[in-house]
Context: one part of a larger RNA
RNA sequence: CCCGCGGUUAGACGGAAAGACCCCAUGAACCUUUACUAUAGCUUUACAUUGGACUUUGACAAGAUCUGUGUAGGAUAGGUGGGAGACUUUGAAGCGUGGUCGCUAGAUCACGUGGAGUCACCCUUGAAAUACCACCCUGAUGUUGUUGGAGUUCUAACCCAGAUCCCUUAUCGGGAUCGGGGACCGUGUAUGGUGGGUAGUUUGACUGGGGCGGUCUCCUCCCAAAGAGUAACGGAGGAGUGCGAAGGUAACCUAGGUACGGUCGGAAAUCGUACUUUUAGUGCAAUGGCAUAAGGUUGCUUGACUGCGAGACGGACAGGUCGAGCAGGUGCGAAAGCAGGUCAUAGUGAUCCGGUGGUUCUGUAUGGAAGGGCCAUCGCUCAACGGAUAAAAGGUACUCUGGGGAUAACAGGCUGAUUCCUCCCAAGAGUUCAUAUCGACGGGGGAGUUUGGCACCUCGAUGUCGGCUCAUCACAUCCUGGGGCUGUAGUCGGUCCCAAGGGUAUGGCUGUUCGCCAUUUAAAGUGGUACGUGAGCUGGGUUUAAAACGUCGUGAGACAGUUUGGUCCCUAUCUGCCGUGGG
Numbered sequence: 001c002c003c004g005c006g007g008u009u010a011g012a013c014g015g016a017a018a019g020a021c022c023c024c025a026u027g028a029a030c031c032u033u034u035a036c037u038a039u040a041g042c043u044u045u046a047c048a049u050u051g052g053a054c055u056u057u058g059a060c061a062a063g064a065u066c067u068g069u070g071u072a073g074g075a076u077a078g079g080u081g082g083g084a085g086a087c088u089u090u091g092a093a094g095c096g097u098g099g100u101c102g103c104u105a106g107a108u109c110a111c112g113u114g115g116a117g118u119c120a121c122c123c124u125u126g127a128a129a130u131a132c133c134a135c136c137c138u139g140a141u142g143u144u145g146u147u148g149g150a151g152u153u154c155u156a157a158c159c160c161a162g163a164u165c166c167c168u169u170a171u172c173g174g175g176a177u178c179g180g181g182g183a184c185c186g187u188g189u190a191u192g193g194u195g196g197g198u199a200g201u202u203u204g205a206c207u208g209g210g211g212c213g214g215u216c217u218c219c220u221c222c223c224a225a226a227g228a229g230u231a232a233c234g235g236a237g238g239a240g241u242g243c244g245a246a247g248g249u250a251a252c253c254u255a256g257g258u259a260c261g262g263u264c265g266g267a268a269a270u271c272g273u274a275c276u277u278u279u280a281g282u283g284c285a286a287u288g289g290c291a292u293a294a295g296g297u298u299g300c301u302u303g304a305c306u307g308c309g310a311g312a313c314g315g316a317c318a319g320g321u322c323g324a325g326c327a328g329g330u331g332c333g334a335a336a337g338c339a340g341g342u343c344a345u346a347g348u349g350a351u352c353c354g355g356u357g358g359u360u361c362u363g364u365a366u367g368g369a370a371g372g373g374c375c376a377u378c379g380c381u382c383a384a385c386g387g388a389u390a391a392a393a394g395g396u397a398c399u400c401u402g403g404g405g406a407u408a409a410c411a412g413g414c415u416g417a418u419u420c421c422u423c424c425c426a427a428g429a430g431u432u433c434a435u436a437u438c439g440a441c442g443g444g445g446g447a448g449u450u451u452g453g454c455a456c457c458u459c460g461a462u463g464u465c466g467g468c469u470c471a472u473c474a475c476a477u478c479c480u481g482g483g484g485c486u487g488u489a490g491u492c493g494g495u496c497c498c499a500a501g502g503g504u505a506u507g508g509c510u511g512u513u514c515g516c517c518a519u520u521u522a523a524a525g526u527g528g529u530a531c532g533u534g535a536g537c538u539g540g541g542u543u544u545a546a547a548a549c550g551u552c553g554u555g556a557g558a559c560a561g562u563u564u565g566g567u568c569c570c571u572a573u574c575u576g577c578c579g580u581g582g583g
Stems, first nucleotide, its partner, number of pairs: 001583008010575003014570002022404004027400002029396004035201005041194003045190005051154012064141003068137001078136005085119003094113008158181003162178006204216003213233001217239006240385001241283001242342002247301007255279001256276006281290002284347001286345003305328004311322003317386001330339003353379007361372002411458001412456001413454003417451001419447006428438002465540001466538003470532001471529005478503003481498006505519005546564004550559003
């Protein structure tokens, strides 16, 4: 050097399983509910199946009998018309008893008695006699009819999982006869309510992982790199309107501050002088403007017009912005002229659907109408603001699928804020004395052991804490060794330098690493090695399915809260290492 054999599992990000954790999908499935929308079921009401009688209580109609005081006035005058007489031995006035009405004055009816009169036309009144007749009004009483409500009752619909008999040897079914209920129940149609019992679905995005929080449209400034534009969960603020004057025009005017002076009067009111020169003002944020004022005051007014619009700005589109000029009619001004809102930039919402007004449009054989179109206008915190629907929340550890290292948890990587180590300066402490020792305020490095930041390999899988076993390396050295300084007398120490050869504990508690305790030791070092080591072991913890407590939640369920229980696979091909054999 070549070829074996026997071992061992450190590596081949070993094998196995398109990761179950995490995120994503306008994915799924179950579960929940005061999510949405339906719906079975239950229930309300009406009508039908569904009939008779009686009582009671309404409505309507017919006919009957009554009823009706404003004041004046004999007095309780309903209205209008006819009308000079009407009623009465077929029993008038009066009287007695009883009923009804009533404004307590009376009106009216029935019966008895009585035995011949009573009322009208007169005077008052808008209207003249209930003297008499007719038609009506208001309200009342009783009758009849129609139609409702409520109650009672009947039997003939309908019901009986009551009895007997028959079909019929039969606990079904049917029929017959009784019996019990009964126009209820039941059923049908329509309708209101209730309805996680059941079903179908929804439950946003951005995001230095996701969730929680915040945000989502528009305006102003910075970032923005002297044209425009320009991102971030970068830094600051505003808007979701106001005003018929705060608009138009003509004319006129100039604020604010300080100092001094001046009655009440004060820091600050109104007045005067000087200086300053826009610091003031602008309906509201900021920026840019503004004295010819866009700022302030007054007069007159409605251009806060209709039909248009050359040409531009800006821009993916849709939207947005500016605009001379023309026609009509208007306001102000002597006129030239100015005026199509406001100093400008925010003050907002597409389409569909529907409402209102107008209209020389259309009009399903024709004439109309309905409906539609066109013009004007109205209804959205559609604010997730280019708006999926008129209409929508949650749980999943019982979970599933497709994907992602586009994105988190372990480890690695980068970084090194934090952490650890070290150095510089030296105020001060150290009785005196900065530097024996300690060292503020600051500054410079190093390491890559902490907590982080980033999200670069890995989600078609890199097994995660601790223990056991076996280790190996660094040195910023715990012991042992050698030195310097000392605020080192000695003993014991302090601090610094050199040094990694060897060594560097056993028990109790806890899953613990750590820590505390007990007892030893020369000492009981600090770290790296995928927080060394699960194809070496364990499986107590964490981190599935079961269950319980506390808390939260209406609930399904949830909790770096607790508690009990809970499958750890691999026969070694290669490399490495150990032992051994042959050439």